[in-house]
């Protein structure tokens, strides 16, 4: 100068406030009071109703291999490919040999491939044949050097390097290889974050969910439409529950309790495992609002202090962020 | 806790990747007019919200953000 990984996010008193729970009591005392993202709502769950989450289309989603999880598109270890001098980073990375579609313009030609210039051979001398070494086009032109060969040229034939197929070792596995054989390679270009195809997953709705009390929706009256029919569970069908419905008339109204924070929880110690993560024993309780608390003023101190505030709970991802600290590497 | 967008100054198209950046009002300049407005006939104005990938090529196709409506 750089890379990985974790961790912290002004200290401390003092007085007055606010929630919220215990205890006394007639207002006191006491405890406890945001975050690594509480954020975006992008993914997985858990909870609660609809069926115990059911079939079948159709439609989203993932996409190397092996783990780990309550589960994931997440995390960890490994491969294959990229980038760095390195430590290390990054990776949507199945299938183009089922099958259908795309490639503007340029260029002769862009997918059962072709021949403008140019090289060669004929000959009527500007046309026929031959070729794809070389030029020119594009993002993309049908393996690559060398050699022998040929009119001229070409895997046309030969060494090496490539590339396909089969074998064998090695690995659970994706893959790999100083391996052995067989193909001259127009096989088998590109693109699937183009439609498709495989293999796996995925019910729908959300705490305004839903439960409890309590009022209401009564009770009347008019018109219509029918039990093959409405509603709901869903996009459609079944399947399943509930039911007679729709309108108007006229009359009435209220909310409050819980769901609510003991949970895949946290901290120590030992233990398996490369790790993610797991066992196993002590111990520990740490915010719950609902017009919705976490705040103000002093004093000291230093390095002068970013980002940004819980609203059902959680595991990740991403974003934002002035800084400090520690460990290991280049 | 859901759900939709965001193209020219203004309201919108284009969503099927390629010469596809368009329309309509505005604005300019010019024609007409005695002068204005309509008509007429030309012309400027776009990083398609920002920023990454996929592609040979991205307004279109994926992803992460910003900023607006709405229930």
């Nucleotide at each position: 100068a750089g890379c990985u990984u974790g961790c912290u996010a002004g200290g401390c008193a003092a007085u007055c406030g606010c929630u919220u729970c215990a205890u006394u009591u007639u207002u006191g005392u006491g405890a406890a009071g945001a975050g690594g993202a509480a954020a975006g709502u992008c993914c997985g769950g858990g909870c609660u109703c609809c069926a115990u989450a059911g079939a079948g289309c159709a439609g989203a989603g993932u996409g190397c291999c092996a783990g780990g999880u309550a589960a994931c598109g997440c995390c960890u270890g490994g491969g294959g490919g990229g980038c760095g001098c390195g430590a290390g980073c990054c990776u949507a990375c199945g299938g183009a040999a089922a099958g259908u579609g795309c490639a503007g313009c340029a260029g002769a030609a862009a997918g059962u491939a072709u021949a403008c210039c140019g090289c060669c051979a004929g000959c009527u001398c500007g046309c026929u044949g031959g070729u794809a070494a070389g030029g020119g086009u594009g993002a993309a032109a049908a393996g690559g050097u060398g050699u022998g060969g040929u009119a001229a040229g070409a895997g046309c034939g030969c060494a090496c390097c490539g590339c396909a197929u089969g074998a064998c070792u090695g690995g659970u596995a994706a893959c790999a290889g100083u391996u052995c054989a067989u193909g001259g390679c127009g096989a088998u270009g590109g693109u699937a974050a183009a439609c498709c195809c495989c293999a796996c997953u995925c019910g729908g709705a959300g705490c305004a969910a839903g439960a409890c009390c309590a009022a209401a929706u009564a009770g009347a009256a008019g018109u219509c439409c029918u039990a093959c029919g409405g509603c709901g569970u869903u996009g459609c069908u079944c399947g399943c529950g509930c039911u007679g419905g729709a309108c108007u008339u006229g009359g009435g109204u209220a909310g409050g309790u819980u769901g609510c924070u003991u949970g895949a929880g946290c901290u120590a110690a030992u233990u398996g495992g490369u790790g993610a993560c797991g066992a196993u024993u002590a111990g520990c309780c740490u915010a719950g609002a609902u017009g919705a608390a976490u705040g103000a003023u002093u004093g000291u101190c230093c390095u002068c202090g970013a980002c940004a505030g819980a609203a059902c709970c959680c595991g990740g991802c991403u974003u934002a962020c002035c800084g400090g600290c520690a460990a290991g590497c280049u | 806790g859901c759900g939709a967008g965001a193209u020219a100054g203004c309201u919108c198209a284009g969503g099927c990747g390629g010469u596809c950046a368009g329309a309509g009002c505005g604005u300019c300049g010019g024609a007409u007019u005695c002068a204005u407005a309509a008509c007429c006939c030309g012309g400027a104005g776009g990083u398609c919200g920002a920023g990454a990938g996929u592609u040979c090529g991205a307004g279109u196709c994926u992803c992460u953000c910003u900023c607006u409506c709405g229930c």